[in-house]
RNA sequence: GCCCGAUAAGAGCACACCCGGAGUGAUCCGGGGCCGCAAAACUUGAGGUCUCGACCCGUUGUCGAGAUAGCUCGGUGCCGAA
Numbered sequence: 001g002c003c004c005g006a007u008a009a010g011a012g013c014a015c016a017c018c019c020g021g022a023g024u025g026a027u028c029c030g031g032g033g034c035c036g037c038a039a040a041a042c043u044u045g046a047g048g049u050c051u052c053g054a055c056c057c058g059u060u061g062u063c064g065a066g067a068u069a070g071c072u073c074g075g076u077g078c079c080g081a082a
Base pairs, nucleotide, nucleotide: 004080005079012037013036017032018031019030020029021028022027035070041076042075043074045073046072047071048068049067050066051065052064053063054062055061
């Protein structure tokens, strides 16, 4: 250093749900918060899923714009024993 991941240490994050707010929507932001996370940290590069619009209009499909990193992979990268 890599693989790996503990009954370690110091920190960190925060599902459902509740309150307030933003958005047509997916969803997001702030506060609370038990599910849980060794990256549940950063990154939309690839795929998946979802939303809106246009075309087509019967679905499907195509295109565009978005959402999701707590869906997966990739990249960056925190801590550390066996």
This is a predicted structure of an 82-nucleotide RNA (c-di-GMP-I riboswitch aptamer) from an uncultured Gemmatimonadota bacterium. Its mean pLDDT, the model's own confidence on a scale to 100, is 80.